[in-house]
Two RNAs folded together computationally: RNase P RNA and transfer RNA, 484 nucleotides in total. It holds a member of the Rfam family "Bacterial RNase P class A". Its family is annotated with dimeric ribonuclease P complex, ribonuclease P activity and tRNA processing in the Gene Ontology. About the family: Ribonuclease P (RNase P) is a ubiquitous endoribonuclease, found in archaea, bacteria and eukarya as well as chloroplasts and mitochondria. Rfam classes the family as a ribozyme. The coordinates come from a structure-prediction model, not an experiment, and the mean pLDDT is 75.
RNA sequence: GUUCGUGCGCGGGCGUCCGCUCGGAACGCGAGUUUCGAGAGGAAAGUCCGGACACCACAGGGCGGGAUUCCGCGUGAAAGCGCGGGCGCCGUUCGUCAAGGGACGGUGACGGAAAGUGUCACAGAAAACAUACCGCCGGCGGGUCGCGAGAUUCGCCGGCAAGGGUGAAAAGGUGGUGUAAGAGACCACCGCGCCGGCGGUGACGCCGGUGGCAGGACAAACCCAAUCCGGUGCAAGGCAAAAUAGGGAGGCGGGCUGCCCGUCCAAUGCCUCCGGGUAGUGUCGCGCCGCCGGCAACGGCGGAACGGCGGAAGCGGGGAAACCCGCCGGCGCCGUUAGAAGAAUGGACGCCACCGGCGCCGGAAACGGCGUCAGGAACAGAAUCCGGCUUACAGCGCGCGAACCAGU
RNA sequence: GGGGUCGUAGCUCAGUUGGAAGAGCGCCACAAUGGCAUUGUGGAGGUCGUCGGUUCGAACCCGAUCGGCUCCACCA
Numbered sequence: 001g002u003u004c005g006u007g008c009g010c011g012g013g014c015g016u017c018c019g020c021u022c023g024g025a026a027c028g029c030g031a032g033u034u035u036c037g038a039g040a041g042g043a044a045a046g047u048c049c050g051g052a053c054a055c056c057a058c059a060g061g062g063c064g065g066g067a068u069u070c071c072g073c074g075u076g077a078a079a080g081c082g083c084g085g086g087c088g089c090c091g092u093u094c095g096u097c098a099a100g101g102g103a104c105g106g107u108g109a110c111g112g113a114a115a116g117u118g119u120c121a122c123a124g125a126a127a128a129c130a131u132a133c134c135g136c137c138g139g140c141g142g143g144u145c146g147c148g149a150g151a152u153u154c155g156c157c158g159g160c161a162a163g164g165g166u167g168a169a170a171a172g173g174u175g176g177u178g179u180a181a182g183a184g185a186c187c188a189c190c191g192c193g194c195c196g197g198c199g200g201u202g203a204c205g206c207c208g209g210u211g212g213c214a215g216g217a218c219a220a221a222c223c224c225a226a227u228c229c230g231g232u233g234c235a236a237g238g239c240a241a242a243a244u245a246g247g248g249a250g251g252c253g254g255g256c257u258g259c260c261c262g263u264c265c266a267a268u269g270c271c272u273c274c275g276g277g278u279a280g281u282g283u284c285g286c287g288c289c290g291c292c293g294g295c296a297a298c299g300g301c302g303g304a305a306c307g308g309c310g311g312a313a314g315c316g317g318g319g320a321a322a323c324c325c326g327c328c329g330g331c332g333c334c335g336u337u338a339g340a341a342g343a344a345u346g347g348a349c350g351c352c353a354c355c356g357g358c359g360c361c362g363g364a365a366a367c368g369g370c371g372u373c374a375g376g377a378a379c380a381g382a383a384u385c386c387g388g389c390u391u392a393c394a395g396c397g398c399g400c401g402a403a404c405c406a407g408u
Numbered sequence: 409g410g411g412g413u414c415g416u417a418g419c420u421c422a423g424u425u426g427g428a429a430g431a432g433c434g435c436c437a438c439a440a441u442g443g444c445a446u447u448g449u450g451g452a453g454g455u456c457g458u459c460g461g462u463u464c465g466a467a468c469c470c471g472a473u474c475g476g477c478u479c480c481a482c483c484a
Stems, first nucleotide, its partner, number of pairs: 001404010012352007020039008041379001045390002048388005053233004060261004065229005070085006086110001087108008111224002116222002118218003133164002135160011172190006191213001192211008237284004247274006253265004276483003288303006304337007314327005354376002356373007409480007418433004427464001435451005457473005
């Protein structure tokens, strides 16, 4: 210096002109005009979680359903996030005869398979109740060869699970002893289960004893355990306006928004459907929050966040000192807080910045600088609000890591 | 804005406790006919929307993502 990965930040700037939405003020009888101020994002997205808020009878019990899931601490309303640790897996390296193991790095949707149900296709002898194809070994009988000891082969009976083979997975592993051959049959180490002790807040770890070893995988299949969750979503919901067929059919229940119990309401009732009407409606909710006043528009007060200016105290540096500079900034002053519904937040031009192409220059090189170009410039657009998660994203900057290039 | 549901052959759809994906129509070839249609026989055609994960193994289980369809105004 390049490329890649990863984390974080930014994601064009300024000026002129013309426009859009909302609000304030002034003018105008009014339509409106002028002026001032504000006006998309890191994801506004997906709607995957959690809340606020509103309504449902303030919503009781059970079932169903959903979310979360190693441990500790912190943060938070919760979901979640951060840090540290434990355990498993993978890689590198060290070590052992070998297995087990140590160190470093990465990674894990990481509760339970000894509550139960289920599945494990094909292949294979056997797939969870284990099993015997090849093979190894023994016995008996027969054949062939050999003078013979014996060798070899076939059949039957029996022993074994070491080796081969199948498979994703073969019923503890490695090394020995042992045996006809073998085998936890026995021994050492390791693993596993159980018991006890110790350490740790805990996940868990260590040690000792004991059992020769029974219980392989899948819970991101059903399921079980623990904790939490009432339901519906601003088309919630309130007010207003307008219009008519207070019509017809069916049901007997309906509400408490899946079901049951329970409870409440109800035949001048309720529900569903058809048909009809109205607007393709207005307004509040709804624009930082709270309180007070007011019929209201609105006004006042207090507070929060952000931005700008000033700046006490403190800390650091300089100075002989007064004092100066930097960091952090209690506090004070000023300004702002998107609220649309045919849904605003934009367009043109110029300059600068960025990327790319071309040319020139510099350099040992990677590369850099300058000039020029009717070249390019992402993902994407609030819709009640907020906190997360996930996904998309041209280009630029910074940090970390890896590989590579050039020079010394 | 909010809720629900679906994506499998060219079209319409099946496919359940996960084990090598099917039907009907359509398409192609052959036969039958003088020829066409009907009919018969045979055949082709599939990244199961896409990506990732769990698992020995995924159309199926889980997550993310893309696309389609559908419902929800008020009044009496």